[in-house]
Context: one part of a larger RNA
Molecule: small-subunit ribosomal RNA, 5' domain
Organism: metagenome
RNA sequence: GAACGAACGCUGGCGGCGUGCUUAACACAUGCAAGUCGAGCGCGAACGUCGUCUUCGGACGGCUAGUAGAGCGGCGCACGGGUGAGUAACACGUGGGUAAUCUACCUUUGGGUUCGGAAUAACUCGGGGAAACUCGGGCUAAUGCCGGAUAACACCACGGUUCUAUCGUUUCGUGGGAAAAGUGGGGGACCUUCUCGGAGGCCUCACGCCUGAAGAUGAGCCCGCGGCCCAUCAGCUUGUUGGCAGGGUAACGGCCUACCAAGGCAAAGACGGGUAGCUGGUCUGAGAGGAUGAUCAGCCACACUGGAACUGAGACACGGUCCAGACUCCUACGGGAGGCAGCAGUGGGGAAUUUUGCGCAAUGGGCGAAAGCCUGACGCAGCAACGCCGCGUGAGUGAUGAAGGUCUUCGGAUCGUAAAGCUCUGUCGGCAGGAACGAUGCGUUCGAGGGGUAAUACCCCGAGAGUCUGACGGUACCUGCAAAGGAAGCACCGGCUAACUCUGUGCCAGCAGCCGCGGUAAGACAGAGGGUGCAAGCGUUGUUC
Numbered sequence: 001g002a003a004c005g006a007a008c009g010c011u012g013g014c015g016g017c018g019u020g021c022u023u024a025a026c027a028c029a030u031g032c033a034a035g036u037c038g039a040g041c042g043c044g045a046a047c048g049u050c051g052u053c054u055u056c057g058g059a060c061g062g063c064u065a066g067u068a069g070a071g072c073g074g075c076g077c078a079c080g081g082g083u084g085a086g087u088a089a090c091a092c093g094u095g096g097g098u099a100a101u102c103u104a105c106c107u108u109u110g111g112g113u114u115c116g117g118a119a120u121a122a123c124u125c126g127g128g129g130a131a132a133c134u135c136g137g138g139c140u141a142a143u144g145c146c147g148g149a150u151a152a153c154a155c156c157a158c159g160g161u162u163c164u165a166u167c168g169u170u171u172c173g174u175g176g177g178a179a180a181a182g183u184g185g186g187g188g189a190c191c192u193u194c195u196c197g198g199a200g201g202c203c204u205c206a207c208g209c210c211u212g213a214a215g216a217u218g219a220g221c222c223c224g225c226g227g228c229c230c231a232u233c234a235g236c237u238u239g240u241u242g243g244c245a246g247g248g249u250a251a252c253g254g255c256c257u258a259c260c261a262a263g264g265c266a267a268a269g270a271c272g273g274g275u276a277g278c279u280g281g282u283c284u285g286a287g288a289g290g291a292u293g294a295u296c297a298g299c300c301a302c303a304c305u306g307g308a309a310c311u312g313a314g315a316c317a318c319g320g321u322c323c324a325g326a327c328u329c330c331u332a333c334g335g336g337a338g339g340c341a342g343c344a345g346u347g348g349g350g351a352a353u354u355u356u357g358c359g360c361a362a363u364g365g366g367c368g369a370a371a372g373c374c375u376g377a378c379g380c381a382g383c384a385a386c387g388c389c390g391c392g393u394g395a396g397u398g399a400u401g402a403a404g405g406u407c408u409u410c411g412g413a414u415c416g417u418a419a420a421g422c423u424c425u426g427u428c429g430g431c432a433g434g435a436a437c438g439a440u441g442c443g444u445u446c447g448a449g450g451g452g453u454a455a456u457a458c459c460c461c462g463a464g465a466g467u468c469u470g471a472c473g474g475u476a477c478c479u480g481c482a483a484a485g486g487a488a489g490c491a492c493c494g495g496c497u498a499a500c501u502c503u504g505u506g507c508c509a510g511c512a513g514c515c516g517c518g519g520u521a522a523g524a525c526a527g528a529g530g531g532u533g534c535a536a537g538c539g540u541u542g543u544u545c
Base pairs, nucleotide, nucleotide: 001545002544003543004542006541007540008539009538010537013391014390015389016388017387018386019384020383021349026347027346028345030344031343032342035075036074037073040072041071043069048063049062050061051060052059053058082302083301084300092226093225094224095223096222097221098220101219102218106215107214108213109212110211111210112209113208114148115147116146117145123138124137125136126135127134128133155176156175157174158173159172160171163168182207183206184205185204186203187202190201191200192199193198228274229273230272235265236264237263240262241261242260243259245257246256247255277299278298279297280296281292282291283290284289304325305324306323307322308321327338328337329336330335355381357380358379359378363377364375365374366373367372394424395423396422397421404415405414406413407412428486430481431480432479433478434477438472441469443467444466445465446464449461450460451459452458489534490533491532492531493530494515495514496513500529501528502527503526504525510517511516
């Protein structure tokens, strides 16, 4: 000199864009942060209101409404969001390998979607419990569950075959066992049934379902190289190192087990200890380098502490389950409930870090055919000079060089065109009026034309036209009005280092980054006048280069 997620002191007008627990991975009151689908399925209220009856207590029926609601089932909850405790490791970065692997939803493409069955929740009845909850009897549905049929170039076994350095791989043949689910829209004939209203078959469209192949995306595993300190850590290792057989996994492998062998690593630093999430980057520097890893982005790890598996395409799962522990809460003492390192917020710790705000309008995500619902992701607003950037605090004129202050050699000098006065301007702020972009999207009404189809129904695509949707926000911005009015401080002035005099003090009080000042004329202490530097900031402290 530069920098900062800073803090402290004095001061403080406005705006834009950013940033904001670096400490206790300390404990948490309260609210919200993951749901959705009735076009998979079976049930199914009430308040209120209307009507009828009434013994005036009420009863029944219609609408409310196939709504609310819980339940079965599907998809999602493995994303998004937080934190950096652990980790010196294939965790990360980079470059490869997988002939050792998986991949829901999505895209392309081949084939199929058949016939049956038994349950169970909800519901109802009964029981236990303070509660959390739970047990038993009975009924019922499905895209829930099970069985049969059929099926390939998919899978398994055996035999041949191509390629390959090997494990293997490609291809052919024989045998074996393995699948499915419906729902919604429309319909001219035809068929079945019927309570003559319909319902079903049949045809067709859309979405689904099953089984293959390929892609895309995501992930698992393996390897080369790279990046901290200590040798006052020198030897470490028994599933250890390798083999064989088996198990296990989506998959290779001591990953696990039995047996066999005695290996494996290490001064090119094994093992041990300390510290630490890694990277793109950030800061500094001419660079080489040094330091660092907040915000943003990629990867990893964690979710009260430790352990475990279940479900699932995917977890050994932050707002799931089980066990143990510590802590907090409820209890009828028998037993139960909980997990903010999500967003706000509270206590505590600390030099120190914000609102228990608004909205799903946009972007993105989940579910749904869609309308839509959910979304503390996100978009915004609030607080904080915490940072960067921009603007303002007025402009012109004005010499009796006013008054006053300070200094003085008492002549004057200086503050100083500074003020006053006169003439203007209107940024910001104030008041009033107008008023957005972000919304070319989605939806909805109409719709030329096109596709599927037996079809002019229906469905899908769709040029074009109308309409609806904004948290921010009556905000930005624009216009008008009045008015110099509301807006300057902080540090320093001995040398380094830009800036000097007076008074007070008298080695005292004090200053100080270094050198050093102060013991009676102190340019170094304190105050004043003046000056210098920066400026809505200025200094100090801390840390890095």